[in-house]
Context: one part of a larger RNA
RNA sequence: GAACGAACGCUGGCGGCGUGGAUAAGACAUGCAAGUCGAACGAGAAACUAUUGAGCUUGCUUGAAAGUUUCUAGUGGCGGACGGGUGAGUAACACGUGAGCAACCUGCCCAAAACGGGGGGUAGCCCGGGGAAACUCGGAUUAAUGCAUCCUACGAAGAUCAAAGCUGGGGAUCGAAAGACCUGGCGCUUUUGGAUGGGCUCGCGGCCUAUCAGCUUGUUGGUGAGGUAAUGGCUCACCAAGGCUACGACGGGUAACUGGUCUGAGAGGAUGAUCAGUCACACUGGAACUGAGACACGGUCCAGACACCUACGGGUGGCAGCAGUCGAGAAUCAUUCACAAUGGGGGAAACCCUGAUGGUGCGACGCCGCGUGGAGGAUGACGGCCCUAGGGUUGUAAACUCCUGUCAUCAGAGAGUAAGGUUUUGCGGUUAAUAACCGUGGGGCUUGAUAGUAUCUGAAGAGGAAGGGACGGCUAACUUCGUGCCAGCAGCCGCGGUAAUACGAAGGUCCCAAGCGUUGUUC
Numbered sequence: 001g002a003a004c005g006a007a008c009g010c011u012g013g014c015g016g017c018g019u020g021g022a023u024a025a026g027a028c029a030u031g032c033a034a035g036u037c038g039a040a041c042g043a044g045a046a047a048c049u050a051u052u053g054a055g056c057u058u059g060c061u062u063g064a065a066a067g068u069u070u071c072u073a074g075u076g077g078c079g080g081a082c083g084g085g086u087g088a089g090u091a092a093c094a095c096g097u098g099a100g101c102a103a104c105c106u107g108c109c110c111a112a113a114a115c116g117g118g119g120g121g122u123a124g125c126c127c128g129g130g131g132a133a134a135c136u137c138g139g140a141u142u143a144a145u146g147c148a149u150c151c152u153a154c155g156a157a158g159a160u161c162a163a164a165g166c167u168g169g170g171g172a173u174c175g176a177a178a179g180a181c182c183u184g185g186c187g188c189u190u191u192u193g194g195a196u197g198g199g200c201u202c203g204c205g206g207c208c209u210a211u212c213a214g215c216u217u218g219u220u221g222g223u224g225a226g227g228u229a230a231u232g233g234c235u236c237a238c239c240a241a242g243g244c245u246a247c248g249a250c251g252g253g254u255a256a257c258u259g260g261u262c263u264g265a266g267a268g269g270a271u272g273a274u275c276a277g278u279c280a281c282a283c284u285g286g287a288a289c290u291g292a293g294a295c296a297c298g299g300u301c302c303a304g305a306c307a308c309c310u311a312c313g314g315g316u317g318g319c320a321g322c323a324g325u326c327g328a329g330a331a332u333c334a335u336u337c338a339c340a341a342u343g344g345g346g347g348a349a350a351c352c353c354u355g356a357u358g359g360u361g362c363g364a365c366g367c368c369g370c371g372u373g374g375a376g377g378a379u380g381a382c383g384g385c386c387c388u389a390g391g392g393u394u395g396u397a398a399a400c401u402c403c404u405g406u407c408a409u410c411a412g413a414g415a416g417u418a419a420g421g422u423u424u425u426g427c428g429g430u431u432a433a434u435a436a437c438c439g440u441g442g443g444g445c446u447u448g449a450u451a452g453u454a455u456c457u458g459a460a461g462a463g464g465a466a467g468g469g470a471c472g473g474c475u476a477a478c479u480u481c482g483u484g485c486c487a488g489c490a491g492c493c494g495c496g497g498u499a500a501u502a503c504g505a506a507g508g509u510c511c512c513a514a515g516c517g518u519u520g521u522u523c
Stems, first nucleotide, its partner, number of pairs: 001523004006519005013370006019363002026326003030323003035078003040075002043072007051064006085281003095205007104198002109194003112190002115187001116150002119147001126139005165186006173180002207253003214244003219241008256278004260271004283304005306317004334360001336359003342356001343354004373403004383394004407464001409459005420446010467512005472493003478507005488495002
């Protein structure tokens, strides 16, 4: 000199863009952060429509079967493995980079074939029981794209091994109807390939320590077996005695890694906040289940610590999600708005959910921009300070005159962010079809958190807006008074013991400026 996720002191007008728990991976009150599908299923509730029975107060009540619409506790499907957080652990194929897998998996997505038949029983509902609660037990009954089973098909010689339906429309034919039949969409099954995402192996690279010199028995290799999606001591039985190491094994300490960031002319050094990629973790330790994918942050089980409820028998919880609280700390924000946009999950769709995200708020925490007025105005007011008492300086500074109107203030107008959605109507595709569906045009209606914000126009008036540090040398900038080795200053040298440009105050000056200094850290 430059830099910072900074802090502290004094000061503080506005805007834009960023950024903000670095310490206790300490403990957490409260709310929200993962749901969705009734076009998979039975069932229940409500409303409406027309029909009908009864009571009758003659327009009300109640009942029945039917239709339509809306809602949903449960079964079922998909998603809760993404997104979001944190950096404790980890010196390791964890990461980076380059290869390999003839040793592998991959839901949803994109391209071929198929979708036949019968069956049992279980939530829910109903009845009953236990419990303070959390919840739980028994009986009866019911459905499916849930479950098991038969047939058929493919793949590879054998063994083994599939499936499910839902919904829109329809001229003719059959049928009392449902429907068969034709056709569109979604879905299910199998196989192959692709795409995407992962798994595994290897070369090389990146910390300190020898006041750590030897380490190792599933250890190193083989055969066989088990296990896995898959290779492999991954595991096991047997056999052999190997394997690593001064090119630093083993041990100890520290640490998430990288793209990057800071500095520097570079080489290098330091660092890894925000953003992006990978990894690891989810109160602590362990385990598996489900699933395409987890050994699963807001799932399950066990153990532990802690906290809470309890009728003392027993239960419940996990903010390193977003806000927020306490604590520790020099120190780090709102218990905000919206799904309008982008993206994600579910759904045929409308739509629902989304503390992802988009916004607003707070903090000079940082960078950048703007303003706090401009011009004129004297042989120079007052006041302050100095003085050789003449004067000098503050100083064109002020007053005064003439202007301007950025920002802030007030008033008015007022966006872009919107693509879509729905309805209607043309054309094309599909089809037996003018229906339905898909694609593409036109018209109507409609969707904005930010926000009455940005921006524009007008009004008024210099009105509302300057401080901090320094002045002995390094280092730009000097005098007076007070103090008297005291009080104090200080980055280094050093100042202060009666004329202190070094302490304190004042005047003046210098530097930077909505900041200026100090401290800490890095180069």

A computed fold for a 523-nucleotide part of an RNA from an uncultured prokaryote, annotated as small-subunit ribosomal RNA, 5' domain. The full RNA is in RNAcentral, with records from ENA. It matches the Rfam family "Bacterial small subunit ribosomal RNA". The prediction has a mean pLDDT of 83.